[in-house]
Context: one part of a larger RNA
RNA sequence: UGUAGGAUACUUGAGAGGAGCUGACCUUAGUACGAGAGGACCGGGUUGGACGUACCUCUGGUGUGCCGAUUGUGACGCCAGUCGCAUUGUCGGGUAGCUAUGUACGGACGGGAUAACCGCUGAAAGCAUCUAAGCGGGAAGCCCCCCUCAAAACCAGGUAUCCCUGAGAGUCGUGGAAGACCACCACGUUGAUAGGCUGGGUGUGUAAGCGCAGUAAUGCGUUGAGCUAACCAGUACUAAUCACUCGAUAGG
Numbered sequence: 001u002g003u004a005g006g007a008u009a010c011u012u013g014a015g016a017g018g019a020g021c022u023g024a025c026c027u028u029a030g031u032a033c034g035a036g037a038g039g040a041c042c043g044g045g046u047u048g049g050a051c052g053u054a055c056c057u058c059u060g061g062u063g064u065g066c067c068g069a070u071u072g073u074g075a076c077g078c079c080a081g082u083c084g085c086a087u088u089g090u091c092g093g094g095u096a097g098c099u100a101u102g103u104a105c106g107g108a109c110g111g112g113a114u115a116a117c118c119g120c121u122g123a124a125a126g127c128a129u130c131u132a133a134g135c136g137g138g139a140a141g142c143c144c145c146c147c148u149c150a151a152a153a154c155c156a157g158g159u160a161u162c163c164c165u166g167a168g169a170g171u172c173g174u175g176g177a178a179g180a181c182c183a184c185c186a187c188g189u190u191g192a193u194a195g196g197c198u199g200g201g202u203g204u205g206u207a208a209g210c211g212c213a214g215u216a217a218u219g220c221g222u223u224g225a226g227c228u229a230a231c232c233a234g235u236a237c238u239a240a241u242c243a244c245u246c247g248a249u250a251g252g
Stems, first nucleotide, its partner, number of pairs: 001152001005163007015149004021049007033038001051106005059100004066093005071086006110144003117137004164251001168246004172188005193239003196235005203227002209222005
C1' cells in the first nucleotide's frame, strides 16, 4: 500500500516446514521345525542408546549487585568498628535469571491408495492362466493422522460485536519472564506498572555493643544473631499529570 466504509476480537486452512531411528532382555516356548546340534514366525511386556522439544521441582554449573573468612597497604585523629586498592585482592558458600551432565515428554496407534510380490473368479485359446472385464491382500516408502507457521491463499476467505450521537489507534509516561532499534505484552489514579516501605521466603552462619572468663591471643552469654540482589505477597508514600494527534461523514 492492497484486501471497494472504518474498527476490535476470535477463527477456517490452500499451502509450507518439522518429526519419521534403533538395540537388548523377559514371555509365548526350549513350543512349531529338526535324527540331533540347534531353534523360530505371530503376539504380549520391560528396559536402554542416539536424536529432538520444553522446563529449572530435584542433582549440579554460573551467579564481579548477597553473606562470611582472610593477607598486604592506605584512610576515617587513636582503640574498636568500617571503607578504598591489590584479577571480584584471595578464599568458602549462594537467591533470581540463564543453563546440562538434571527433570518431563516425543517417534506411536490408526485409516487410505500402492510397489515388488501373493491370490479369487475368468475368457481370448472347450484346457490352462492373478488380467484381458471384474474383485482381494501387500512396505520403515506415498497421502492423511501428530507438532509448528499460515488469507499478499491478489479467487486477498469466515464469524461475532462496535461506530458514523467519534468506534478505535497513536503520541507521552511507569515497566516486562518481550527486546539490538522497532515491534510485542502489562499498566496509567475507576491504578499494584515500576521504585520505596512492611511482612514472608532464600542465602550466609551466632553482627555491633555490652557483660563474664583469661596476662593475652581468644572463648562464652545476650543470639540461629545480624545482614540479605534479581524471589512471593501486601500497601498509593513516589512516579505513571494535564493533554494532544490520527481516524469512516452510511460506503465506486
A computed fold for a 252-nucleotide part of an RNA from an Alphaproteobacteria bacterium, annotated as large-subunit ribosomal RNA, domain VI.